A computed fold for a 535-nucleotide part of an RNA from an uncultured bacterium, annotated as small-subunit ribosomal RNA, 5' domain. The prediction has a mean pLDDT of 80.

Context: one part of a larger RNA
RNA sequence: AUGAACGCUGGCGGCGUGGAUAAGACAUGCAAGUCGAACGGAGAUUGCUGAGCUUGCUUGGCAAUUUGAGUGGCGAACGGGUGAGUAACACGUGAGCAACCUGCCGAAAAGAAGGGGAUAGCUCGGGGAAACUCGAAUUAAUACCGUAUAACGUUUAUCAGGGAUCCUGGUGGAACGAAAGGUGCCUUUAGGGGUGCCGCUUUUCGAUGGGCUCGCGGCCUAUCAGCUAGUUGGAGGGGUAACGGCCCACCAAGGCGAUGACGGGUAACUGGUCUGAGAGGAUGAUCAGUCACACUGGAACUGAGACACGGUCCAGACACCUACGGGUGGCAGCAGUCGAGAAUCAUUCGCAAUGGGGGAAACCCUGACGGUGCGACGCCGCGUGGAGGAUGAAGGCCUUCGGGUCGUAAACUCCUGUCAUCAAGGAGUAAGGUGUGGGGGUUAAGAGCUACCACAUGUGAUAGUACUUGAAGAGGAAGGGACGGCAAACUUCGUGCCAGCAGCCGCGGUAAUACGAAGGUCCCAAGCGUUGUUC
Numbered sequence: 001a002u003g004a005a006c007g008c009u010g011g012c013g014g015c016g017u018g019g020a021u022a023a024g025a026c027a028u029g030c031a032a033g034u035c036g037a038a039c040g041g042a043g044a045u046u047g048c049u050g051a052g053c054u055u056g057c058u059u060g061g062c063a064a065u066u067u068g069a070g071u072g073g074c075g076a077a078c079g080g081g082u083g084a085g086u087a088a089c090a091c092g093u094g095a096g097c098a099a100c101c102u103g104c105c106g107a108a109a110a111g112a113a114g115g116g117g118a119u120a121g122c123u124c125g126g127g128g129a130a131a132c133u134c135g136a137a138u139u140a141a142u143a144c145c146g147u148a149u150a151a152c153g154u155u156u157a158u159c160a161g162g163g164a165u166c167c168u169g170g171u172g173g174a175a176c177g178a179a180a181g182g183u184g185c186c187u188u189u190a191g192g193g194g195u196g197c198c199g200c201u202u203u204u205c206g207a208u209g210g211g212c213u214c215g216c217g218g219c220c221u222a223u224c225a226g227c228u229a230g231u232u233g234g235a236g237g238g239g240u241a242a243c244g245g246c247c248c249a250c251c252a253a254g255g256c257g258a259u260g261a262c263g264g265g266u267a268a269c270u271g272g273u274c275u276g277a278g279a280g281g282a283u284g285a286u287c288a289g290u291c292a293c294a295c296u297g298g299a300a301c302u303g304a305g306a307c308a309c310g311g312u313c314c315a316g317a318c319a320c321c322u323a324c325g326g327g328u329g330g331c332a333g334c335a336g337u338c339g340a341g342a343a344u345c346a347u348u349c350g351c352a353a354u355g356g357g358g359g360a361a362a363c364c365c366u367g368a369c370g371g372u373g374c375g376a377c378g379c380c381g382c383g384u385g386g387a388g389g390a391u392g393a394a395g396g397c398c399u400u401c402g403g404g405u406c407g408u409a410a411a412c413u414c415c416u417g418u419c420a421u422c423a424a425g426g427a428g429u430a431a432g433g434u435g436u437g438g439g440g441g442u443u444a445a446g447a448g449c450u451a452c453c454a455c456a457u458g459u460g461a462u463a464g465u466a467c468u469u470g471a472a473g474a475g476g477a478a479g480g481g482a483c484g485g486c487a488a489a490c491u492u493c494g495u496g497c498c499a500g501c502a503g504c505c506g507c508g509g510u511a512a513u514a515c516g517a518a519g520g521u522c523c524c525a526a527g528c529g530u531u532g533u534u535c
Base pairs, nucleotide, nucleotide: 001533002532004531005530006529007528008527011382012381013380014379015378016377017375018374024338025337026336028335029334030333033074034073035072038071039070042067043066044065045064046063047062048061049060050059051058052057053056081293082292083291091217092216093215094214095213096212097211100210101209105206106205107204108203109202110201111200113147115145116144123136124135125134126133127132157171158170159169160168161167162166177198185192186191187190219265220264221263226256227255228254231253232252233251234250236248237247238246268290269289270288271287272283273282274281275280295316296315297314298313299312318329319328320327321326346372348371349370350369354368355366356365357364358363385415386414387413388412395406396405397404398403419476421471422470423469424468425467433457434456435455436454437453438452440450441449442448479524480523481522482521483520484505485504486503490519491518492517493516494515500507501506
């Protein structure tokens, strides 16, 4: 010094910190959704209304609100966990890519024309115990597919020709719409068109994030000395976002090694942390950066991004359901359970704040996060009272029996009120958001939308918490270890090489300052000792 554990003891608060062993197995709940302003349809409620009649019911239409499922978009690759593997360009540091990608975001340019066929859902029918699944009919879109148009980009989109770091021509290659409001315009009762927040397509630049390459640096072992055939290189092809034996056929025979190859063991790496005067040594919990993994092994799909913890497929082990035909699951997310262990917490509250995802927004989601709880696990702070008080009381212990000591200690007197208790008051963490008005902009517009300003309204888990004030009363709050030397602190009794102590030296066999007890003393103190580990 410690992520500690054990023994005895234990008042309060602040800030931290808490599964180091079995990367063992997991009951239960939650941890990733969101968008109706992309889409069709279904249910419910309310309002208006039509029809039928049984006159209070049935049915239909429109509008508003709302709900579950589905198509579609974005997200789910972040955030959170763990350290098994890995001695490696994994990490750290410094360079490089004329060999690369980058959704959302910012800037800029151009466009957004005109068509088509399906499908989920719903309905009907069938299979299955279930998980689920098959068939028919039908429907929409910012889903899907052609056509047209565009090249500013591309030293290679691709092909051909040429006078060749350029030119010409051909081929290929985009898109999606749209809430609310208004009615100046056109047709006409429903639209077109315009405006328009937000989106869509192509291209360029940026930003951010990533991919790849190289120099150097950081463990043990020679009781591991030789290793290597995709091995080393070439030119060709494939593949990739991209270079490359990354992969393939061919050719050559190379490449590495005592400056330790190859093998074996151990290990995530770093900023840091601990120690030390430093040089060093040890270490890598919490926090931060990077990497790797997600029951074990393998594989790809989707996508800007994964070979994907809470996605898919295959195999395996394990566990569960079953109507025995077949299915389901993955806490190294947050809590929690069992197990093993010396040993490590609540199946808590909230999205109020910060941050993230979706959305135009309101808002929704968020075991990230913010809080509270438990544990003296650590550090720090405070308290357990202060002043006076000698007959040096009683009592204990010792005694040379005179006395000494515990000891101003107690009693007693006078005070104080920290903390805890009770009562009253009571923040900050809140900025947003919404509504109204003003105002500039957009626009045909005084409509709508809106940077900005003002006013109003309302948002707190923590928590009636922090804090403040008041009340009462010394009342509720001290232990642990040691006392032979090292090493501060000594006597009596008991025991009698016994019982026992012990870090080392060593104590104990009848006067033990070393064992056990008591009194006294010393050292620390809400802790004190012991054990493990490091310097």